[in-house]
Molecule: RNase P RNA; transfer RNA
Organism: Myxococcota bacterium
RNA sequence: CGAGGCGGCGAGGCGGCCGCCGGCGGUGGCGACAAGCCUUCGGGUUCGUCGUGGCCGCGGGAGGAAAGUCCGGGCUCCACAGGGCAGGGUGCCGGAUAACGUCCGGUGGGGGUGACCUCGAGGAGAGCGCCACAGAAAACAGACCGCCCGCGCGAGCGGGCAAGGGUGAAACGGUGCGGUAAGAGCGCACCGGGGGUCCGGCAACGGGCCUCGCACGGCAAGCCCCACCCGGAGCAAGACCGAGCAGGGGGCAGCCGGGGAAACCCGGCAGGGGUGGCCCGCCCCAGUCCCCCGGGUUGGUCGCUAGAGCCGGCCGGUAACGGUCGGCCCAGACGAAUGGUCGCCGCCCGCGCGGGGGCAACCCCGCGCGGGAGACAGAACCCGGCUUACGACCGCCUCGAACC
RNA sequence: GGCGGCGUAGCCAAGUGGUAAGGCAAGGGUCUGCAAAACCCUCAUCCCCGGUUCAAAUCCGGGCGCCGCCUCCA
Repeated sequence: CGAGGCGGCGAGGCGGCCGCCGGCGGUGGCGACAAGCCUUCGGGUUCGUCGUGGCCGCGGGAGGAAAGUCCGGGCUCCACAGGGCAGGGUGCCGGAUAACGUCCGGUGGGGGUGACCUCGAGGAGAGCGCCACAGAAAACAGACCGCCCGCGCGAGCGGGCAAGGGUGAAACGGUGCGGUAAGAGCGCACCGGGGGUCCGGCAACGGGCCUCGCACGGCAAGCCCCACCCGGAGCAAGACCGAGCAGGGGGCAGCCGGGGAAACCCGGCAGGGGUGGCCCGCCCCAGUCCCCCGGGUUGGUCGCUAGAGCCGGCCGGUAACGGUCGGCCCAGACGAAUGGUCGCCGCCCGCGCGGGGGCAACCCCGCGCGGGAGACAGAACCCGGCUUACGACCGCCUCGAACC
Repeated sequence: GGCGGCGUAGCCAAGUGGUAAGGCAAGGGUCUGCAAAACCCUCAUCCCCGGUUCAAAUCCGGGCGCCGCCUCCA
């Protein structure tokens, strides 16, 4: 210098001018109410309360992703969510956590020369299904070319073999030696694999030894099996107040028994509705539930931001994280504020000058001039993650070549 | 703001692991004196990017785009 790997920080700073949105305090104006006072009994007015718009002061005002809404939780409501089936999710091991599909540490597989990266990584000896084309044969055995033996003049026939060829994504363990008519785990060595046992480890797993010639193809991001988890809806949840319309119309409601003069009441069986999949269970019901049509409104207050909160120190832990102490208060809007402009500094590039380092290529620092860039993107109940978008800088590490 | 669904040629669409059907439209050809009709042929990044698999429109993850529903009185 080039090519990479990993991690971190910040999301330009300060000031002037002009603005925007909440909060608190003050001030004076207008309107309403009004205890007191005055009153010619009509009312007027000081204090106060509320509303409203104005001025002044103080203090605050987007993000690392506020985004996608992909997971997990808090919170709220659903007559508390119990059981079964269905459905969905997760899936090596251990830990962290409120929880998670997240994070941390490890194991195993894969990739890279390396720094390092990556994996949806349970089960295919429970069952079903699929494996196109090609190929002799695609999962249970079998044999197209071929090899060997015998017979035959010959075409070929009978038998042995699965080593070699060829097909395919995948071919019934691999390589080598021996062996044989040719061959074959047929025998042996090594590698791979199954089973057992011992040791290490919490475990996943690893290692040693013994044993079995090898039986068990792949796919579960196909059905499925196993283990564990999951009630539903979402702040337009939900609570309260106000205004206005038409407290409008339609749909559903049976049977039996008892009481009563009747209206009706009680009980039972059916029935309807809710528990947003179904069944049981549970709750409600003769309408004030529910469904459909129609009407009105487009207001206010709460929820609403002090929280699994932020910053710093110490302690425990490899780490994720936890504990403790101290300090801090940091948007709460509702067609929705957080902006614009100018100056200086900072950043990048080029040129020039000066200084320093180095054998050198070259590098560093300072000053001046000129030019340039400033990305992605805007809270909407709140948190923890993931993913996606995006500009700049810094540090550590790896590999490589050329030049000096 | 929240919730749900969809994306295959210019249009309508079938296909749910094994060469992407069909119809309309468009272009070319045959036929015809010229046309129409008829017949034949052509026309696909399966919205995009990754992954699983021998193999993906199809299965899984992420992104993009489009559509629909949800105020209160109640």